RNAcentral holds the full RNA, with entries from SILVA. The part of an RNA shown here (small-subunit ribosomal RNA, central domain) has 350 nucleotides and comes from a metagenome.
Context: one part of a larger RNA
């Protein structure tokens, strides 16, 4: 534990597949578990209700009737729930087409532009600030120009564009591989929805081995500010940032809004498919489906605001919340190398 809720007040698990469970589209026929009706038994006494007696009354006792939701049987109904069956195709899946797309994993390859080497011109300052300084340069620095080396990220295009379940994903290319939209209706024929538990993914950082390091840069060092500055600014710099391989398992992981269906005024952009009018053609306009924004009717909302991508009306599943602190913590389980994770009180106290 009822009830009432979860966009911002406490409240939607970071996301997925799926196990039991809960729930499910039209139609035959049948069985009678659920359910409904009727009979029979039972539901002690005592309370309870109706009537009627008895203490002077009342409480209170007696007596009668009646109530007793319920159990069990026995007959009966067959609408609807459920088992069986029968069949459809409007759910769902399949199959063909011809098209989109930074969806994934691997290989390879491209220029731009740091920094580093080398050689060339050149010569005194470069850097850097709010100014300055550390720092860097005559052992020749900064600028230039020609070769090299090496890693990362991949300007423009780019776009309230696109794709994925989320995380996320962006130079070109070949390979391998998942999905979703539309179109055509061939096939199956309720196969569906949710989904306690379980399983798998999962930004950054962190970690365990090897790699590899240009650029950036926690910690550090130093130079400034300042009263101090363990900061912000400046110079520098290791861990990381990249890569393989394997743990971590979190996030303001957000749409702060679980998923499915099905109804409920439009307008308007823009991506993908299809038809159609026109047309020589490209376009243009008009229907249509499916994604994504914006403005908005009704309605709903404390209000803000949402509004066919609902936070409207309404069914089904599942998670969740029950006054701040203590506390997402101590204790114990479980996970883990560690770091911590996940599951989670209580005293006291406002």
């Nucleotide at each position: 534990u009822u009830g009432g809720g979860c966009g911002u007040a406490a409240a939607g698990a970071g996301c997925g597949c799926g196990u039991a469970g809960g729930u499910g589209g039209c139609u035959u026929g049948u069985c009678a578990g659920g359910u409904c009706c009727g009979g029979u038994g039972u539901g002690a006494a005592a309370u309870c209700c109706u009537g009627g007696g008895g203490c002077u009354u009342a409480a209170c006792c007696c007596c009668a009737g009646g109530c007793g939701u319920g159990c069990a049987u026995c007959g009966g109904a067959a609408a609807c729930c459920g088992g069986c069956u029968u069949g459809c195709u409007a759910g769902a899946g399949u199959c063909u087409g011809g098209g989109a797309g930074a969806g994934g994993a691997g290989a390879g390859u491209g220029g731009a532009a740091u920094u580093c080497c080398u050689g060339g011109u050149g010569u005194a300052g470069c850097g850097g600030u709010g100014a300055a300084a550390u720092g860097u340069g005559u052992a020749g620095a900064u600028a230039u120009c020609a070769g090299g080396a090496g890693g990362a990220a991949c300007a423009c295009c780019g776009g309230u564009a696109g794709c994925g379940a989320a995380g996320g994903c962006g130079g070109c290319u070949c390979u391998c591989u998942g999905g979703a939209a539309c179109a055509g209706u061939a096939c199956u024929g309720a196969c569906a929805c949710u989904g306690a538990g379980g399983c798998g993914c999962g930004a950054a950082a962190g970690c365990u081995a090897g790699g590899g390091g240009a650029g950036c840069g926690a910690a550090c060092a130093g130079g400034a500010u300042u009263a101090g500055a363990u900061a912000c600014c400046c110079u520098g710099g290791u861990a990381g940032u990249c890569c393989u391989a394997g743990c971590c398992g979190u996030a303001a992981a957000c749409g702060a809004u679980g998923g499915a269906c099905a109804c409920u005024a439009g307008g308007u952009g823009u991506c993908g498919g299809g038809g159609g009018u026109g047309u020589c053609g490209a376009c243009u306009c008009c229907c249509u489906c499916g994604g994504u924004g914006c403005c908005g009717a009704a309605g709903c909302u404390a209000a803000c605001g949402c509004a066919u991508u609902a936070a409207g009306u309404g069914u089904c599943c599942c998670g969740c919340c029950u006054g701040g602190g203590g506390a997402g913590u101590a204790c114990g389980g479980c996970c883990g190398c560690a770091a911590g994770g996940c599951u989670a009180a209580a005293a006291c106290u406002c």